Model confidence (mean pLDDT): 83 of 100. Predicted 3D model of a 72-nucleotide RNA (transfer RNA) from a Phycisphaerae bacterium. Rfam family: tRNA. From the family's description: Transfer RNA (tRNA) molecules are approximately 80 nucleotides in length. On this family, see Hou, Trends Biochem Sci 1993: "The tertiary structure of tRNA and the development of the genetic code". The organism belongs to Phycisphaerae, within Bacteria.

[in-house]
RNA sequence: GCCGACUUAGCUCAACGGUAGAGCACAGCUUUCGUAAAGCUGAGGUUCUGGGUUCGAAUCCCAGAGUCGGCC
Numbered sequence: 001g002c003c004g005a006c007u008u009a010g011c012u013c014a015a016c017g018g019u020a021g022a023g024c025a026c027a028g029c030u031u032u033c034g035u036a037a038a039g040c041u042g043a044g045g046u047u048c049u050g051g052g053u054u055c056g057a058a059u060c061c062c063a064g065a066g067u068c069g070g071c072c
Base pairs, nucleotide, nucleotide: 001071002070003069004068005067006066007065010024011023012022013021018055026042027041028040029039030038048064049063050062051061052060
């Protein structure tokens, strides 16, 4: 230099173009003499950035940034 994949909650990941969710972690409660475990509830998101398409974009298109891999 060329090609490909990926970027969504603190972490690991989902999500036919139609209200963004789960597990773990976190907070509170129940339970216990107390802690842990278990159960219940809750909070937590500019969906990497900027444009475009569309009535409507995390999702489709373009450009850029970053991470990883491959080729030379």